[in-house]
Context: one part of a larger RNA
RNA sequence: CGCAUGAGACUUGAGGGGAGCUGAUCUUAGUACGAGAGGACCGGAUCGGACGGACCUCUAGUGUUCCGGUUGUCAUGCCAGUGGCAAUGCCGGGUAGCUAUGUCCGGAAGGGAUAAACGCUGAAAGCAUCUAAGCGCGAAGCCCACCCCAAGAUUAGGUCUCACGAACCGCAAGGUUCCUAAAGGUCCGUGGUAGACUACCACGUUGAUAGGCUGGAGGUGUAAAGCUGAGAGGCCCAGCCGACCAGUACUAAUCGACCGUGCGG
Numbered sequence: 001c002g003c004a005u006g007a008g009a010c011u012u013g014a015g016g017g018g019a020g021c022u023g024a025u026c027u028u029a030g031u032a033c034g035a036g037a038g039g040a041c042c043g044g045a046u047c048g049g050a051c052g053g054a055c056c057u058c059u060a061g062u063g064u065u066c067c068g069g070u071u072g073u074c075a076u077g078c079c080a081g082u083g084g085c086a087a088u089g090c091c092g093g094g095u096a097g098c099u100a101u102g103u104c105c106g107g108a109a110g111g112g113a114u115a116a117a118c119g120c121u122g123a124a125a126g127c128a129u130c131u132a133a134g135c136g137c138g139a140a141g142c143c144c145a146c147c148c149c150a151a152g153a154u155u156a157g158g159u160c161u162c163a164c165g166a167a168c169c170g171c172a173a174g175g176u177u178c179c180u181a182a183a184g185g186u187c188c189g190u191g192g193u194a195g196a197c198u199a200c201c202a203c204g205u206u207g208a209u210a211g212g213c214u215g216g217a218g219g220u221g222u223a224a225a226g227c228u229g230a231g232a233g234g235c236c237c238a239g240c241c242g243a244c245c246a247g248u249a250c251u252a253a254u255c256g257a258c259c260g261u262g263c264g265g
Base pairs, nucleotide, nucleotide: 001152005163006162007161008160009159010158011157015149016148017147018146021049022048023047024046025045026044027043033038051106052105053104054103055102059100060099061098062097066093067092068091069090070089071086072085073084074083075082076081110144111143112142118136119135120134164264165178166177167176168175169174179262184259185258186257187256188204189203190202191201192200209252210251211250212248213247214246215245216244218241219240220239226235227234228233
């Protein structure tokens, strides 16, 4: 920009893409078959491998924004306590998130038309013949079925809901004057389940969108001070705490501006 009024939702599916794998064991059954050795079809069940999707409860990583330990040195006047630098100085753990090695799930079943192959009926050709007319059956393959995208599918689809003036001129599209600016959307702001940007999604005081605060979960592991001990240390379930979960308007989402018209060839 189009989809011949504009808008908000929900959809149909032309078409396109993805997936499509396979083993072992048990059973049927030591049955059918076979002199024996051996040893099934068909059917049922269980457990795997590889591949793929989703997720983070568990397991395991990461987690330089959390906690602790510790060396050297410098600073804070000194002690104590802290801070800087040394790869995060080094080391031990670790929330959220992101992950796999972890967890769950998938290939199926079914239908249709077929290939090779196998048939029925059956002439040409009194026989025979699956084929010439006709009718079956038959594959991991084809078309459906399963998952995803999808009306720019210009053949531009469908359903529901919402919104929109008077006079005059004109056959009409439309125009002029006055009035009006709808439904809805955008800008702007606070953000994240989203994200390179954009887009998408949530919220904007009729408010829990983010921060703060409070509480909880979770992490670390017993702060400081004090008492004690020659000292190491002990006493103290503390102290600190990012992303997680809630509550709470304290702070910031203020006030607003713009687009979009008037019943539709």